[in-house]
RNA sequence: UUUCAGGGCGAGGUGCGAUUCCUCACCGGCGGUAUAGUCCGCGAGCCUGUGCGUUUACGUAUGGGUCGAUUCGGUGAAAUUCCGAAACCGACGGUAUAGUCCGGAUGAAAGAAA
Numbered sequence: 001u002u003u004c005a006g007g008g009c010g011a012g013g014u015g016c017g018a019u020u021c022c023u024c025a026c027c028g029g030c031g032g033u034a035u036a037g038u039c040c041g042c043g044a045g046c047c048u049g050u051g052c053g054u055u056u057a058c059g060u061a062u063g064g065g066u067c068g069a070u071u072c073g074g075u076g077a078a079a080u081u082c083c084g085a086a087a088c089c090g091a092c093g094g095u096a097u098a099g100u101c102c103g104g105a106u107g108a109a110a111g112a113a114a
Stems, first nucleotide, its partner, number of pairs: 001114004010024004025100002027090002029042004037088002045066009070086005092103003
């Protein structure tokens, strides 16, 4: 410098109306470590300070804050990572209350490859 870099609502019920509620179903970014959504660290998201562009706003650069959730049994030298079992979690805006729909986003980025 270039390229790449997030998956998932199917069935039934209630209702004027729900992929949003209820029952079941489905999904799991990046690095580390015995192979991890739940450990450690990071990114994204959200809140916010400062500089610059004329000010509100917006854009851009840079800093701070915040940021979900796991246990039991087994094997083993070693696993909250494997095997078995039972659990749990999921930004903001929109809309009948959304991890799965639509939107910011044909964006940004941890990072990976050449």

Predicted 3D model of a 114-nucleotide RNA (FMN riboswitch aptamer (RFN element)) from a pig gut metagenome.
Its mean pLDDT, the model's own confidence on a scale to 100, is 83.
The model forms 100% of the base pairs in the Rfam consensus.
The sequence is in RNAcentral, with records from MGnify.